[in-house]
RNA sequence: GAAGUACGCCGGGCGAUCGCGUGAAUUGGCACUGACGUGCCAACUCCAUGAGGAAAGUCCGGGCUUCAUCGGGCAGGGUGCAGGAUAACGUCCUGUCGGGGUGACUCGAAGGAAAGUGCCACAGAAACAAACCGGGAGGCGGAUGCCGCUUGCGGCGUCCGCCCUCAAGGGUGAAAUCGUGAGGUAAGAGCUCACGGAGUGUCGCGGUGACGCGCGCUCGGGCAAACCCCACCUGAAGCAAGAUCGCUCGAUUUUGGACCCUCGUGGUCCCGGACGGCCCGUCCGUACGAGUCAUAUCGCAUCGAGGCACACGGUGACGUGCGCCCCAGCGAGAUGAUCGCCGGCGCCCGCAAGGGCGCGCACAGAAUCCGGCUUACAGGCGUACUUCGCAG
RNA sequence: GCGGGUAUGAUGUAAUGGUAGCCUGCGACCUUCCCAAGGUUGAUGCGUGGGUUCGAUUCCCACUACCCGCUCCA
Numbered sequence: 001g002a003a004g005u006a007c008g009c010c011g012g013g014c015g016a017u018c019g020c021g022u023g024a025a026u027u028g029g030c031a032c033u034g035a036c037g038u039g040c041c042a043a044c045u046c047c048a049u050g051a052g053g054a055a056a057g058u059c060c061g062g063g064c065u066u067c068a069u070c071g072g073g074c075a076g077g078g079u080g081c082a083g084g085a086u087a088a089c090g091u092c093c094u095g096u097c098g099g100g101g102u103g104a105c106u107c108g109a110a111g112g113a114a115a116g117u118g119c120c121a122c123a124g125a126a127a128c129a130a131a132c133c134g135g136g137a138g139g140c141g142g143a144u145g146c147c148g149c150u151u152g153c154g155g156c157g158u159c160c161g162c163c164c165u166c167a168a169g170g171g172u173g174a175a176a177u178c179g180u181g182a183g184g185u186a187a188g189a190g191c192u193c194a195c196g197g198a199g200u201g202u203c204g205c206g207g208u209g210a211c212g213c214g215c216g217c218u219c220g221g222g223c224a225a226a227c228c229c230c231a232c233c234u235g236a237a238g239c240a241a242g243a244u245c246g247c248u249c250g251a252u253u254u255u256g257g258a259c260c261c262u263c264g265u266g267g268u269c270c271c272g273g274a275c276g277g278c279c280c281g282u283c284c285g286u287a288c289g290a291g292u293c294a295u296a297u298c299g300c301a302u303c304g305a306g307g308c309a310c311a312c313g314g315u316g317a318c319g320u321g322c323g324c325c326c327c328a329g330c331g332a333g334a335u336g337a338u339c340g341c342c343g344g345c346g347c348c349c350g351c352a353a354g355g356g357c358g359c360g361c362a363c364a365g366a367a368u369c370c371g372g373c374u375u376a377c378a379g380g381c382g383u384a385c386u387u388c389g390c391a392g
Numbered sequence: 393g394c395g396g397g398u399a400u401g402a403u404g405u406a407a408u409g410g411u412a413g414c415c416u417g418c419g420a421c422c423u424u425c426c427c428a429a430g431g432u433u434g435a436u437g438c439g440u441g442g443g444u445u446c447g448a449u450u451c452c453c454a455c456u457a458c459c460c461g462c463u464c465c466a
Stems, first nucleotide, its partner, number of pairs: 001388010012342007020050004025045001026043007052363001056374002059372005064238004071280004076234005081095005096110001097108004111229002116227002118223003129177001132170002134166003138163012178196006197219005203214004242298003246292005256270005261264001271285005306325003310321004343361001344359006393462007402416001404414002410446001418434005439455005
């Protein structure tokens, strides 16, 4: 210098004018009060503050709230290498194994197919149990040639069929019983050997563990993002959840019955009622039903798994300590517009320095709040590392 | 805002992981003096992008578009 890899950050800046939301102040009005004062409303008054890294998709996890108690089991759902982080997670960190890259590094829904069931189209003999072509020592039968003679038998050959044996080669397929080579054999075959691969073990060593190395045994196709098995997690709904103050209309005027005693907010049995998908089981027998104006206050935004800086511990995710800060919030509705300078981008002129013109200039826009994931994104900055080239 | 579902020619809809069918419509031809009806024939499809698998409309993930439900309550 070029090409990359990983991580982090910014994503316009300054100023002026007008407008909008929220909060506070001030002034004015109204209501209540004996008064101090309190509440509500308004303002051409004034001050402060006002979108994001994803506010998005709503894909996960939690806080919070309500629902017979929120207990046990089943069903259903989810997750799936190991150890850790965390409030929790399908997230993150570190490692293991496997794939990719010369490398920095990166990708992986990565348990079990030797528990069972199912599927594997077409092709092919066969898709999990097997033999179409093919190879073969031997046996049986038939045809035939030659030889021998005891003339219808024997021997030696050739060919065909059947039995038996083999799984090397051919062929089919996405996939065919571990691959290559040698030995071996009638022909062959992990049958044996060498190298390599896969699986497995009350085995040994190392590691918390996934796993690695060694040794022994085995060589049994694939699919679990098919059912399923194993391990772990899981009640349901969601802030339009829900809580508290109104008004109108309607129903109800009452605490089920029996028994026991130590007479109580007690126990047993029966009756009736309620209960999320089901069961075990639990609770209740006094308060309830309908309507109502997008409708008051809270939930809801100054106290949170909050933010920033520093120190310590840890490889790291993260944790602990200490200091400082308070940072949008609605009526399911604000956060906008114009202008000036700088910055950026595009086009043109110029050898260049520079000049001119145009563009408000990426993706996008809070609604209960947090932690993640995913998706969109003009342009720019920083740190560490890798490979190659050149120079010293 | 929260929750649920769907996507297959122009329309309405089927399909067990193995060549995507059916009805209506559209084009051409035959039939008719012409039209309609009828007959023959043809074109047009699994919303998009990844993954699992030998193979995906189907299974899984992400995105896109569309549809539906819920409005505190005293």
Molecule: RNase P RNA; transfer RNA
Organism: Candidatus Aquilonibacter sp.